[in-house]
């Protein structure tokens, strides 16, 4: 140095250009002698940055940044 792959809640993942959701976590209630388990509720978002298209973009399109593979240089 090239090619590709991937990036969304704290972890793990969705989402046909048309309200950004799910488990699980935490955090609360119900149960329960008491806890866990099960049950319901709530919390948790700069869709990696920035820019463009478009009535609308997590979704397309350009650039960078990151993390991973793979390819080649030079020692």
């Nucleotide at each position: 140095a090239c090619g590709g792959a991937u990036g969304u809640a704290g972890c793990u993942c969705a989402a046909u250009g048309g309200u950004a959701g799910a488990g699980u976590u935490u955090c609360g209630a119900u149960c329960u002698c008491c806890a866990a388990a099960a049950u319901c509720g709530a919390a948790g978002g700069u869709u990696a940055u920035a820019a463009g298209u478009u009535c609308g973009a997590a979704u397309c399109u350009u650039a960078u940044c990151a993390u991973c593979c793979g390819u080649g240089c030079c020692a």
About this RNA: The RNA shown here (transfer RNA) has 75 nucleotides and comes from Candidatus Shikimatogenerans bostrichidophilus. The organism belongs to Candidatus Shikimatogenerans, within Bacteria. Rfam family: tRNA. The coordinates come from a structure-prediction model, not an experiment, and the mean pLDDT is 82.